[in-house]
Context: one part of a larger RNA
RNA sequence: UGACGGGGGCUCACACAAGCGGUGGAGCAUGUUGCUCAAUUCGAGGAUACGCGAAGAACCUUACCCGGGUUUGACAUGCAUGGAUUAGUCUGUUGAAAGACAGGUGACAUCCAUUCCGGAUGGAACAUGCACAGGUGUUGCAUGGCUGUCGUCAGCUCGUGUCGUGAGAUGUCAGGUUAAGUCCUUUAACGAACGAAACCCUUGUCCUUAGUUACCAGCGGGUAAUGCCGGGCACUCUAAGGAGACUGCCGGUGUUAAACCGGAGGAAGGGGGGGACGACAUCAAGUCAUCAUGGCCCUUAUGCCCGGGGCUGCAAACGUGCUACAAUGCGGUGUGCAGAAAGAAGCAAUGCCGUGAGGUGGAGCAAAUCUUUAAAGCACCGCUUAGUUCGGAUUGAAGGCUGAAAUUCGCCUUCAUGAAGCUGGAAUCGCUAGUAAUCGCGGGUCAGCCAUACCGCGGUGAAUAUGUUCCUGAGCCUUGUACA
Numbered sequence: 001u002g003a004c005g006g007g008g009g010c011u012c013a014c015a016c017a018a019g020c021g022g023u024g025g026a027g028c029a030u031g032u033u034g035c036u037c038a039a040u041u042c043g044a045g046g047a048u049a050c051g052c053g054a055a056g057a058a059c060c061u062u063a064c065c066c067g068g069g070u071u072u073g074a075c076a077u078g079c080a081u082g083g084a085u086u087a088g089u090c091u092g093u094u095g096a097a098a099g100a101c102a103g104g105u106g107a108c109a110u111c112c113a114u115u116c117c118g119g120a121u122g123g124a125a126c127a128u129g130c131a132c133a134g135g136u137g138u139u140g141c142a143u144g145g146c147u148g149u150c151g152u153c154a155g156c157u158c159g160u161g162u163c164g165u166g167a168g169a170u171g172u173c174a175g176g177u178u179a180a181g182u183c184c185u186u187u188a189a190c191g192a193a194c195g196a197a198a199c200c201c202u203u204g205u206c207c208u209u210a211g212u213u214a215c216c217a218g219c220g221g222g223u224a225a226u227g228c229c230g231g232g233c234a235c236u237c238u239a240a241g242g243a244g245a246c247u248g249c250c251g252g253u254g255u256u257a258a259a260c261c262g263g264a265g266g267a268a269g270g271g272g273g274g275g276a277c278g279a280c281a282u283c284a285a286g287u288c289a290u291c292a293u294g295g296c297c298c299u300u301a302u303g304c305c306c307g308g309g310g311c312u313g314c315a316a317a318c319g320u321g322c323u324a325c326a327a328u329g330c331g332g333u334g335u336g337c338a339g340a341a342a343g344a345a346g347c348a349a350u351g352c353c354g355u356g357a358g359g360u361g362g363a364g365c366a367a368a369u370c371u372u373u374a375a376a377g378c379a380c381c382g383c384u385u386a387g388u389u390c391g392g393a394u395u396g397a398a399g400g401c402u403g404a405a406a407u408u409c410g411c412c413u414u415c416a417u418g419a420a421g422c423u424g425g426a427a428u429c430g431c432u433a434g435u436a437a438u439c440g441c442g443g444g445u446c447a448g449c450c451a452u453a454c455c456g457c458g459g460u461g462a463a464u465a466u467g468u469u470c471c472u473g474a475g476c477c478u479u480g481u482a483c484a
Stems, first nucleotide, its partner, number of pairs: 001484002003481003007478007015468002019431005026323008034314002042053002064309007073132001077131006088105007108122005134298002137296003143292002145287003148283001155194001157192004161170003174185003200275004205243007215232002219230003246269001249263005325424001329383007342371002346365002351360003390421001395416007437460007
């Protein structure tokens, strides 16, 4: 100087408390361990692995296994030789395919000769040979880059000066204050960098400009009905530019400070809400399988191609979720209101067929124009506490769709079947407001989909916070130390 303490002081955080909803029990989905296997490819491992890499494993992917093949190679560049053999195209044999073998036809450009035949040269291609290619082989404890974590915590440092023999100290402490090393006062310190804040995006109010595909107040027309039409640019909205919030104003407290408390005005008030943004360091943290890369290793194989299988196996254990156990519910009928996205090898309306998944057909739309039913909600009816009109696992049958191909191993529909489950032990998680809870909608990946995941969007919409004694973690000061 740090680190540590079941030392002290101060402070903070969904850390506790106060509340709300869960997990842990059931069934299923998914990841992991273990076991099994020819293979169940590899990585991730307390917090910071386990719906993680994977924004989508039937083939492909694919790295694994078995089998079949191949060796200048699936891919790149160069050299040498060859000669028109070749590329392409057609046919046959063999094969599961990849490929292997055989035969036919047969190019391009320039020059010469031109009567077709032909001769010469060249680029690309091909063959042979050589350099080399190739490796998801190894080392993340050789590395770059990227990432997690502490933590959006308030810290981490430097120059000059001063103090100390020195390591170092000071500044950065103290008194206030703040979300903040934020600011003020004091002060052997005076300044400064990286962080904090601000600058950026979005949302909340208003104004200006612009009105089409958006909108419709007034005027006119029209319909069973609809901005449907003429028209209008007011309103909503769209999208560009501005205004607005700064403790600016008033009162009080405070060191005539910083600031705090209350108030006015205001759409918004003291950081308005949300996001992007992550200091010096730490964990030899993670990743050589995104990529890049040193060393090492393989080179008729640890490279490459193909068929099939596996990554989906199942005694058991754990994590994360979905659906429930019901009446604040379930079922039926009717009715009503979003936002944000996506769309051409695409989104697809009206119609017709089918109980339905879906089929047929193809109006419209490269989209503020066309396509996509919001659901919870509300009204009425049934059910009446039951393993049920709860719950839907499992299984049987018949179908639909995608795709060469759904057996291993896809999704969906209909009929039948109708398991466990009556609120969950010890323990444990999330959340402070448009939040939790609950309800649906969309997107990426994608032929299809094992999505209940992930990333977004809106609808309905709470309870509680007396407080900081305790648990956990963190910051500052101080103290002890056989620790470095």
Predicted 3D model of a 484-nucleotide part of an RNA (small-subunit ribosomal RNA, 3' major domain) from an uncultured organism.